[in-house]
Context: one part of a larger RNA
RNA sequence: CUGGGCGUAAAGCGCGUGCAGGCGGCGCGGUAAGUUGAAUGUGAAAGCUCCCGGCUCAACUGGGAGAGGUCGUUCAAUACUGCCGUGCUAGAGGGUGGGAGAGGGAGGUGGAAUUCCGGGUGUAGUGGUGAAAUGCGUAGAUAUCCGGAGGAACACCAGUGGCGAAGGCGGCCUCCUGGCCCAUUUCUGACGCUCAGACGCGAAAGCUAGGGUAGCAAACGGGAUUAGAGACCCCGGUAGUCCUAGCUGUAAACGAUGUAGACUUGGUGUCGGUGGUGUAAAAACCAUCGGUGUCGAAGCAAACGCGAUAAGUCUACCGCCUGGGGACUACGGCCGCAAGGCUAAAACUC
Numbered sequence: 001c002u003g004g005g006c007g008u009a010a011a012g013c014g015c016g017u018g019c020a021g022g023c024g025g026c027g028c029g030g031u032a033a034g035u036u037g038a039a040u041g042u043g044a045a046a047g048c049u050c051c052c053g054g055c056u057c058a059a060c061u062g063g064g065a066g067a068g069g070u071c072g073u074u075c076a077a078u079a080c081u082g083c084c085g086u087g088c089u090a091g092a093g094g095g096u097g098g099g100a101g102a103g104g105g106a107g108g109u110g111g112a113a114u115u116c117c118g119g120g121u122g123u124a125g126u127g128g129u130g131a132a133a134u135g136c137g138u139a140g141a142u143a144u145c146c147g148g149a150g151g152a153a154c155a156c157c158a159g160u161g162g163c164g165a166a167g168g169c170g171g172c173c174u175c176c177u178g179g180c181c182c183a184u185u186u187c188u189g190a191c192g193c194u195c196a197g198a199c200g201c202g203a204a205a206g207c208u209a210g211g212g213u214a215g216c217a218a219a220c221g222g223g224a225u226u227a228g229a230g231a232c233c234c235c236g237g238u239a240g241u242c243c244u245a246g247c248u249g250u251a252a253a254c255g256a257u258g259u260a261g262a263c264u265u266g267g268u269g270u271c272g273g274u275g276g277u278g279u280a281a282a283a284a285c286c287a288u289c290g291g292u293g294u295c296g297a298a299g300c301a302a303a304c305g306c307g308a309u310a311a312g313u314c315u316a317c318c319g320c321c322u323g324g325g326g327a328c329u330a331c332g333g334c335c336g337c338a339a340g341g342c343u344a345a346a347a348c349u350c
Stems, first nucleotide, its partner, number of pairs: 003322004007304002012318001014201004021194003025088007033081002035077007042069001048066007091191001092188003095184005103177007110154001115149007125136002162169002206247006215241002220236004258317006266295012299306002323350003332343004
């Protein structure tokens, strides 16, 4: 050392692709590397364990026996693992026929609304609040009608509905494009799972360059409130929010629950498909596959709760935790234009 854990107590990387590595379905034959047995060699002394003895005991010490090695050689065994050969189809993938979808990218296009501009009607207020005031308005506002401009977002449909690995995705149309589901059992024949490092994607805010700017709105100015008001409320308002190219790489990136697979009573809703019953066609019903909810058996759990979408029972592999603060810090390294990010201590203290 062979430990216990990770939904909420410390702990699942934000998500994926994937090399090395680890692990790997059913059968036959071979081999005998791992493995197992036997024999033999060696494993100095001291030490260790047991027995006997010596110092009055013990420590210490003398003698004897034994144990002790991922060890060498030879022989044997062949269940499991490995390796070689061969076969199989239940894993995985392909074909064929169907299906749903805000999945992604590009281009186009529509209506409502806000704002602004021009014109008409019209006159003294309007706006805003708890109440006000700042603001706007006789240079004609607010209201109302017509016309125009521009930007951004897409009411209803809309749903614990759908799609996506996650971030996320919502008007309509076209083009390009990824994934998924069902049926068939037609093909390949273990081609698989996981994955340190690596690579890619990654909300919002932020950054660089150029454009755009209707509404909203950090900062900022003003009005209120108040003891004060750096706020909450009100009137304005610039970055930003939008687009293109690039950077940043974070989040309560959450299901606070890694990925894949197997197994384990049920009820009920909903989305996509298939087969059957049913019907004029439907509806409905039965069965089944995939998704998404809910309630719950057993079991699990400190409790809350989880419960075939497990936090149950198991397997493979990865990541992570090890008292609180110091510290999502310092130093160093790497990355970044910067902001900062990643990795990550100690003294000290409770």

Description
Predicted 3D model of a 350-nucleotide part of an RNA (small-subunit ribosomal RNA, central domain) from a metagenome. The RNAcentral record of the full RNA draws on SILVA.